[in-house]
Molecule: RNase P RNA; transfer RNA
Organism: Pseudomonadota bacterium
RNA sequence: GCGGAUGGCCGGAUGGCCGCGGGCGGCGACGCCCGAGGAAAGUCCGGACUCCAGGAAGCGACGGUGCCGGGUAACGCCCGGCCGGGGCAACCCGAGGGAAAGCGCCACAGAGAACCAGACCGCCGGGGGCAUCCCCGGCAAGGGUGAAACGGUGGGGUAAGAGCCCACCGCGGACCGGGCAACCGGGACGGCACGGCAAGCCCCACCGGGAGCAAUGCCGAAUAGGGGCCCCGCGGGCGGGCGACCGCCCGGGGAUGCUUCCCCCCAGGGGCCCGGGUUGGCAGCACGAGCGGCGCGGCGACGCGCCGCCCAGAGGAAUGGCCAUCCACGGGGGCUUCGGCCCCCCGGACAGAAUCCGGCUUACAGGCCGUCCGCGCCA
RNA sequence: GGGCCACUAGCUCAGGCGGUUAGAGCGCGGUCCUGAUAAGACCGAGGUCUGUGGUUCGAGUCCACAGUGGCCCACCA
Numbered sequence: 001g002c003g004g005a006u007g008g009c010c011g012g013a014u015g016g017c018c019g020c021g022g023g024c025g026g027c028g029a030c031g032c033c034c035g036a037g038g039a040a041a042g043u044c045c046g047g048a049c050u051c052c053a054g055g056a057a058g059c060g061a062c063g064g065u066g067c068c069g070g071g072u073a074a075c076g077c078c079c080g081g082c083c084g085g086g087g088c089a090a091c092c093c094g095a096g097g098g099a100a101a102g103c104g105c106c107a108c109a110g111a112g113a114a115c116c117a118g119a120c121c122g123c124c125g126g127g128g129g130c131a132u133c134c135c136c137g138g139c140a141a142g143g144g145u146g147a148a149a150c151g152g153u154g155g156g157g158u159a160a161g162a163g164c165c166c167a168c169c170g171c172g173g174a175c176c177g178g179g180c181a182a183c184c185g186g187g188a189c190g191g192c193a194c195g196g197c198a199a200g201c202c203c204c205a206c207c208g209g210g211a212g213c214a215a216u217g218c219c220g221a222a223u224a225g226g227g228g229c230c231c232c233g234c235g236g237g238c239g240g241g242c243g244a245c246c247g248c249c250c251g252g253g254g255a256u257g258c259u260u261c262c263c264c265c266c267a268g269g270g271g272c273c274c275g276g277g278u279u280g281g282c283a284g285c286a287c288g289a290g291c292g293g294c295g296c297g298g299c300g301a302c303g304c305g306c307c308g309c310c311c312a313g314a315g316g317a318a319u320g321g322c323c324a325u326c327c328a329c330g331g332g333g334g335c336u337u338c339g340g341c342c343c344c345c346c347g348g349a350c351a352g353a354a355u356c357c358g359g360c361u362u363a364c365a366g367g368c369c370g371u372c373c374g375c376g377c378c379a
Numbered sequence: 380g381g382g383c384c385a386c387u388a389g390c391u392c393a394g395g396c397g398g399u400u401a402g403a404g405c406g407c408g409g410u411c412c413u414g415a416u417a418a419g420a421c422c423g424a425g426g427u428c429u430g431u432g433g434u435u436c437g438a439g440u441c442c443a444c445a446g447u448g449g450c451c452c453a454c455c456a
């Protein structure tokens, strides 16, 4: 210098004028302070918070997650590692448990497509025939079909062949060593039986009650405290007591299927639909798993400690517009002493809070900083 | 703001636990029939199965993400 890999950050700046929302001060005029994002988005996950229900335990059903270890309030997220694949490398990608528990599927083609099966062409031996060839038997190396053909390569062996035998590789269940583990390494043994699909059912392990701030609580106003349909329920026996009632047993009811436990068996309670009224206020609601800096521990995600800061709160919904100067960068035009610089014009993304956090994913003009790899050149 | 559902021909819909060429009705085009039209008969065209990526030998179908469209909800007695 060229090409590439990867981590992080910014995403216009300042001033003036006119506006908008909120807070504070002031009797008031008015003044001061604050006012979108990295994604506020999609609503794909995980929580906080609130209500509902018998929500206390277990099983089942249903849904989700899925190599191992760690982080975290939690996660399907993040970090570190393992294995497999790609790349010369830096590095990247992986829904990555189980197919010798069982069921199912594997179209077409092909002889044969899944449990020990199978022979179309072919190879070999024997017989027949003048011969193309035919019959009987052996074989599965080679060809062919297919996404996939029942271990692969080489040698020996044989009539031809074949794990039939041998070496290496693969596979398998034990053993030894290392590692918390996933897994890695090793020597011996087994002659090969065990194809693929679990983003098909399923098995194993772990997790999960449902709804969502239009949740929910309080205040106020108004209306016909109206009508229809449905569900559950007013138990039985014995004993004690003057009695109200109490105890025990049986039965029934309360969950979404069941069991245990618990509660109720009281007056009445509850659900859905139609009809009627309102479109108000306050809380929830912004001090939080908060932000910034420094130090310590850890490879890291992250944790701990100290100091500092307060950082939008609307409720049909504010955060905007204009002007001036500057700022990269791109495009067009002009000037030029072709080194470049000056002037003019246009453009400066995606988007936009709505209870609040942690993630993922998607959109995004352009720019900045760091680390690493390969090749070439110079010293 | 929150929750849920659907995308297949111009329109309305089928496509069973993945299998090779994706169907039906209406509509559209042509021919016949008729003096002419309608109806009727016959023939035909028309599809990136919303998009991208993945699983699989193979995807309209299974999975993930994105896009578009649609539906529901407040309070009081």
Base pairs, nucleotide, nucleotide: 001375002374003373004372005371006370007369008368009367010366012326013325014324015323016322017321018320020035021034022033023032024031025030037350041361042360044359045358046357047356048355049212050211051210052209054261056260057259058258059257062208063207064206065205066204067081068080069079070078071077082096083094084093085092086091097203098202102201103200104197105196106195120143121142122139123138124137125136126135127134128133151169152168153167154166155165156164170192171190172189175186176185177184178183216283217282218281219280226274227273228272229271230270231269232268235250236249237248238247239246240245251265252264253263254262276455277454278453290309291308292307293306294305295304296303297302327348329347330346331345332344333343334342336340380452381451382450383449384448385447386446389405390404391403392402398436407423408422409421410420411419429445430444431443432442433441